Large-subunit ribosomal RNA, domain IV from an Actinomycetes bacterium, 351 nucleotides, folded computationally. Model confidence (mean pLDDT): 88 of 100.

Context: one part of a larger RNA
Formats: sequence, structure tokens, C1' cells
RNA sequence: UCGUGGUGAAGGAACUCGGCAAAAUACCCCCGUAACUUCGGGAUAAGGGGGACCUGAUCUGUUAGCCGGCUUGCCCGGUGAAGCGGUGAGGGUCGCAGAGACCAGGCCCAAGCGACUGUUUACUAAAAACACAGGUCCGUGCCAAGUUGAAAGACGAUGUAUACGGACUGACUCCUGCCCGGUGCUGGAAGGUUAAGGGGAAGUGUCAGCGCAAGCGAAGCACUGAACUUAAGCCCCAGUAAACGGCGGUGGUAACUAUAACCAUCCUAAGGUAGCGAAAUUCCUUGUCGGGUAAGUUCCGACCUGCACGAAUGGAGUAACGAUUUGGGCGCUGUCUCCACCACGAACUCG
Repeated sequence: UCGUGGUGAAGGAACUCGGCAAAAUACCCCCGUAACUUCGGGAUAAGGGGGACCUGAUCUGUUAGCCGGCUUGCCCGGUGAAGCGGUGAGGGUCGCAGAGACCAGGCCCAAGCGACUGUUUACUAAAAACACAGGUCCGUGCCAAGUUGAAAGACGAUGUAUACGGACUGACUCCUGCCCGGUGCUGGAAGGUUAAGGGGAAGUGUCAGCGCAAGCGAAGCACUGAACUUAAGCCCCAGUAAACGGCGGUGGUAACUAUAACCAUCCUAAGGUAGCGAAAUUCCUUGUCGGGUAAGUUCCGACCUGCACGAAUGGAGUAACGAUUUGGGCGCUGUCUCCACCACGAACUCG
């Protein structure tokens, strides 16, 4: 000097990003117990009192015996000795201390997130992430859809739409607005477009033949090949948002000022409804006001100017729950003011 423990005057979080760590609380009995609540909880809420040993009144459990009853039974009722218990007023004894050691919840208030128990990054993350019961949509009529396999086949399921598969949301309560123009999906089939195939007009090459020549040129063979015919798809027409998604701007206006219920205009598929809002979302920003503090970039309550909330990519609440996150308080303490000492172990020095 370090490590692991122990103790500490006065103060008691002044430490620090933050009470991290430590301290404190702790068991049983009795009293007592709030807001809120889904009436189950919250709750060991909180907050108090008692606790050893000796003696021991009282009350009480069990029951032999006795009495009574009938349905005569290992019956029921009453009374109730002894023994063994329970309760334990009161009295006494000892210590600093009686759940004497070990063991053994700190508590409260407010807010965010997630309903909950659960699951997860084996070896830096346990969470607000995943899951979840519940909700909705889509598919599937059975040789189901779907999955797997090259196939046979298998799973689904020895199930049958109160079933199975997929997607999203995520208890519960109150709710879930507008837009189908784009993309997707579903349906439609009149028209347009559209492949191979079918079709074979026409053309070319070749050469019998014709022609004085230039050239023309049947059949066959070979090559090219128009019209016409023809599916899904696409175009097109509808539907569909708990499908992917989206949900405006400008100018003016009221008898103080300010603001604009109101008016005008442009654009759009439609212009954000309810609720919430400086929020796990707010840049400006330590917004402004209020609360808490002597003093508060955090916190709580409001306001709304929402850079850039918003309704199952769910919105807003919510009792209970959480090794969750944030702020505050009580208790408690070497976290600190400010360090000191002790025990053990190590380093180091000497030997």
C1' cells in the first nucleotide's frame, strides 16, 4: 500500500451519474391498517405493544366412573375424578440486553413502460424485447388448405369450420374516425393487346420447257412466310384499409388589442375525428406557469406554438404484478465532512 472482515465521537447522503456499497429491517403473538380496486386484492400495508426463568389464580381440551335416552350401537346427551395438555391474570428472580447466538422483509409517495406467471442474447444486455390468454382478418368442404419429399408417401389428423393453417394486435375498461387515387388481393368478362400451335396468300432458289437474245418459267424439291384462328396475363370495370399505406396550403374577417366561430380561393383519393400531447415522440428548449428544494437542465401537474402523437404498424386509461426505468420522503448508516484503529491474508523491507 492492497484485499477480506470488525468498530467508531459529532453530523447523517453534505458522497455520487445514481444511496453504488454498507448499515438498518427481519421470527411468533396481540392491537391496528389508507388511497385505489377488476371487490379477489392492496396487506406482513403503514404504525404500535409483548416475548427469558420460577411460581401461578382463572378459564378450557381430553376422559374413567356415574346418570338419562332410545333406533341396543365400537350409539347419543348430561355430569365429570385422576393423569396429560392449552390459556395464562397476578407475584417473584437475573442481566446492559430475554425472537439475547445462528437464522431472519427496510418502508412509504408519485410517474413511465409492459396487464399478469413465464421466455431470451450458454461466455459483457433479463429488458420497455419475445411469449401469453383475449381480439380481428384471410385461407381451407376433406384425397382440406398448408408443410415436407425426386417420387411413393408422411405430417396436418385416426382431426372435420366451436376444426386446421397463415398474418396482425396483445388481459381488462372506453373506443377504434376519413381516404380504394397508387400498390396488393378478390370478383368480372364486353372491348383492346397478347405466345407456341393451326393456317397458308405471296415471294425466293433450283430446272423441264419456251424464246434469236434479254428473259419468262409448270410440276417437284428446298427456304421464307401475310391474312385469319387462339389462353392466361396486362389494359379495362367493380369491391376491399384490424390489406401495404395516406390523412393539405394561401388570403381576409368581430366596436381596445389579440384571436378568428365566419368568408374567399387553390389543390387532393381523402385532408387527422375521439383521445392524448415539450411525451421512451419537442429541434428551437433548461419552452411558459404552478408544485416540491434555501437553491431543481431531472421529476410531478397544467398550457398547446404536435420541428416530426393519433386510433389493432392500435388510441386513451387501468387494480394487481416487476432482480424494470424515473423523481421524492422516512428510517439507517464511514457514501461523505475526514479519516482513525483492530483482526486475518498478501505485497514490500530486514533476516